RNA sequence: CACUUAUCAAGAAAGGCUGAGGGAAUGGCCCGAUGAAGCCUUGGCAACCUAUCCAUUCAAAAUGAGAAAAGGUGCCAACUCCAUCCUGAUGAAUAUCGGGAAGAGAUAAGUC
Numbered sequence: 001c002a003c004u005u006a007u008c009a010a011g012a013a014a015g016g017c018u019g020a021g022g023g024a025a026u027g028g029c030c031c032g033a034u035g036a037a038g039c040c041u042u043g044g045c046a047a048c049c050u051a052u053c054c055a056u057u058c059a060a061a062a063u064g065a066g067a068a069a070a071g072g073u074g075c076c077a078a079c080u081c082c083a084u085c086c087u088g089a090u091g092a093a094u095a096u097c098g099g100g101a102a103g104a105g106a107u108a109a110g111u112c
Stems, first nucleotide, its partner, number of pairs: 002111007013042005021031003025084004043076003048072003052067002054064003080104001085100006
C1' cells in the first nucleotide's frame, strides 16, 4: 500500500518557535497576521485495543448498549462543514425535504 470488520449528529485548551496557508479530492461555503499548516511543552476529550475489576458460569472460555481510565493509538472549528452516486416525495422548473455499506474519507483492531 492492499483486504476485512466496527464507528463517524456527541465531546475536548493554553503557552512557546515559526511564518501563509488550511478544512482528503472537485464545486461550494468557511477558518486564518486578533497568526494558517508544522514542531515542542503542559492540559483535556473519548473508550477501538491491552491489563485490571464486576456480572453470567462448578470452573474455564466466551459474552456484556457493565465499571474504571494504568498502558498503546487517536482526537481537541463548523453533522465526515455541505454536496458529488442511487433512490422516494413535493414541484412548471432551478430546487426543497427524506432514505441508502453507493462511492470516497478518517480512526481502531486484525490479516497480508

This is a predicted structure of a 112-nucleotide RNA (SAM riboswitch aptamer (S box leader)) from Parafilimonas sp. It was read from a public genome assembly, where an Rfam model found it. Its Rfam family is "SAM riboswitch aptamer (S box leader)". Rfam's curators write: The SAM riboswitch is found upstream of a number of genes which code for proteins involved in methionine or cysteine biosynthesis in Gram-positive bacteria. Its family is annotated with regulation of gene expression in the Gene Ontology.